[in-house]
Context: one part of a larger RNA
RNA sequence: GGACGAACGCUGGCGGCGUGCCUAACACAUGCAAGUCGAACGAAGCUUGACGAACGAUUCUUCGGAUGAAUUCUGAUAUGACUGAGUGGCGGACGGGUGAGUAACGCGUGAGCAACCUGCCCUUCAGAGGGGGAUAGCGUCUGGAAACGGACGGUAAUACCGCAUAAUAUAUAUUGGUGGCAUCAUUGAUAUAUCAAAGCUAUUGCGCUGAAGGAUGGGCCCGCGUCUGAUUAGAUAGUUGGUGGGGUAACGGCCUACCAAGUCGACGAUCAGUAGCCGGACUGAGAGGUUGAACGGCCACAUUGGGACUGAGACACGGACCAAACUCCUACGGGAGGCAGCAGUGAGGAAUAUUGGUCAAUGGGCGGAAGCCUGAACCAGCCAAGUCGCGUGAGGGAAGACGGCCCUAUGGGUUGUAAACCUCUUUUGCCGGGGAGCAAAAGCGCCGUGCGCGGUGCUAUGAGAGUACCCGGAGAAAAAGCAUCGGCUAACUCCGUGCCAGCAGCCGUGGUAAUACGUAGGUUGCAAGCGUUGUCC
Numbered sequence: 001g002g003a004c005g006a007a008c009g010c011u012g013g014c015g016g017c018g019u020g021c022c023u024a025a026c027a028c029a030u031g032c033a034a035g036u037c038g039a040a041c042g043a044a045g046c047u048u049g050a051c052g053a054a055c056g057a058u059u060c061u062u063c064g065g066a067u068g069a070a071u072u073c074u075g076a077u078a079u080g081a082c083u084g085a086g087u088g089g090c091g092g093a094c095g096g097g098u099g100a101g102u103a104a105c106g107c108g109u110g111a112g113c114a115a116c117c118u119g120c121c122c123u124u125c126a127g128a129g130g131g132g133g134a135u136a137g138c139g140u141c142u143g144g145a146a147a148c149g150g151a152c153g154g155u156a157a158u159a160c161c162g163c164a165u166a167a168u169a170u171a172u173a174u175u176g177g178u179g180g181c182a183u184c185a186u187u188g189a190u191a192u193a194u195c196a197a198a199g200c201u202a203u204u205g206c207g208c209u210g211a212a213g214g215a216u217g218g219g220c221c222c223g224c225g226u227c228u229g230a231u232u233a234g235a236u237a238g239u240u241g242g243u244g245g246g247g248u249a250a251c252g253g254c255c256u257a258c259c260a261a262g263u264c265g266a267c268g269a270u271c272a273g274u275a276g277c278c279g280g281a282c283u284g285a286g287a288g289g290u291u292g293a294a295c296g297g298c299c300a301c302a303u304u305g306g307g308a309c310u311g312a313g314a315c316a317c318g319g320a321c322c323a324a325a326c327u328c329c330u331a332c333g334g335g336a337g338g339c340a341g342c343a344g345u346g347a348g349g350a351a352u353a354u355u356g357g358u359c360a361a362u363g364g365g366c367g368g369a370a371g372c373c374u375g376a377a378c379c380a381g382c383c384a385a386g387u388c389g390c391g392u393g394a395g396g397g398a399a400g401a402c403g404g405c406c407c408u409a410u411g412g413g414u415u416g417u418a419a420a421c422c423u424c425u426u427u428u429g430c431c432g433g434g435g436a437g438c439a440a441a442a443g444c445g446c447c448g449u450g451c452g453c454g455g456u457g458c459u460a461u462g463a464g465a466g467u468a469c470c471c472g473g474a475g476a477a478a479a480a481g482c483a484u485c486g487g488c489u490a491a492c493u494c495c496g497u498g499c500c501a502g503c504a505g506c507c508g509u510g511g512u513a514a515u516a517c518g519u520a521g522g523u524u525g526c527a528a529g530c531g532u533u534g535u536c537c
Stems, first nucleotide, its partner, number of pairs: 001537004006533005013390005020382001021348001026346003030343003035090003040087002044083002046080001048078001052073003059066002097301003106226005112220002116218002121214007129163001131161002138153006169194011199206002227273003234264003239261008276298004280291004303324004326337004354380001356379003362376001363374004393424004403415005428478001430473005438464001443458006481526003485522001486507003492521002495518002502509002
């Protein structure tokens, strides 16, 4: 000198853009953050209309009757959105947070898998025949303070289970080519065995099953790189290898039985300490050093510890189980909870914000769609905490005014064109008026089509926000501080003090003439900031 997720002191006009618990991975009141589908299913409620019945206003009348509004009832059957439960499907493995652990194939980079999986999506081939038994909701009874149950009865499905069909699937056996990198891979033939399916809508449509390929996402293995300590020198018993078996999507001591005695280590094993890693960021001429906030990629974690279930995918932040600590409820028998999601509270701390708005856009989940959900996201609020831009006026103006300060003091110097005064301007702020873009996808209609979609017309949709921006109006009006002035280092005098009070980054200064302390006047530097402290180069 530069830099900062900074803090502190003094000061503070505006705007754009980004940032904002670095400490206690401490504890959390309250609200929200993951739902959706009635085009899978049964039942309930509600609404509407038709039909029927009662009552009967009104009108007509040949006085016999005809007409039948409103209201009430009935709901067999139908209708239509809707409501909140339940069964079922998909999604809750994404998105969001944090950095505790981890010195590791965790990460980075480059290879490999003849050792693997992949829901939704795309392409291709083939198929969907015929049956069955339950169960929740519900009803009755009943246990419990509650959380939550129990018994009996009865019901549906794209829920569940047999049967049929069956291959380029799987397994076994026989056999023929081709290739390679050991194990082998690939392709063909034959035989046997085994395994599928689901319907809904009524209009195109949406789904279901098997197989092959793709895409996407993941899993595993390897080379190299990845902090400090030897005042840590030996470490290791599933340890190292083999065989058989098991397990996994898959290789493997991953697990197990047996056999052998290996394996790692001064090229630093083991142990201890510290630490998420990277793209990057800061600094530097570079080499390098430091760092890993924000944004992006990967990993790990979800009060602590453990093991699993479901599922294409988890050993699962807002799922389940067990144990522990803590908090809460209790009728003392027993139960409930997990903000390292967004706000917010207490605590800790030098220190870090609103219990805000909207799904309008982008993106995600579900749905055929309309749409619903979305503290992701987009916005707004707070903070000079950062960066960038603008302003606090411009031109003229010497009696060089008054006042202040200084001196060699009737005078001079300086503050200083500074002010006053004159002529202008009006950025920003204030007042008034106008007023965006972000919004065309979707939907509906028509046309084309390679059936995915494309074109065209119509209609609706804006939180931010009456914001940005534009126009007009008044008015220099409403807007400057902070540090420094001995040398380094730009900038000096007076007074006070008298080794005192104090200053100080280093040298140093102060003991009666202090340019170094404290005021004052002046100067210099930077400027809505300035200085101090801390850390890095």

A computed fold for a 537-nucleotide part of an RNA from an uncultured bacterium, annotated as small-subunit ribosomal RNA, 5' domain. The coordinates come from a structure-prediction model, not an experiment, and the mean pLDDT is 83.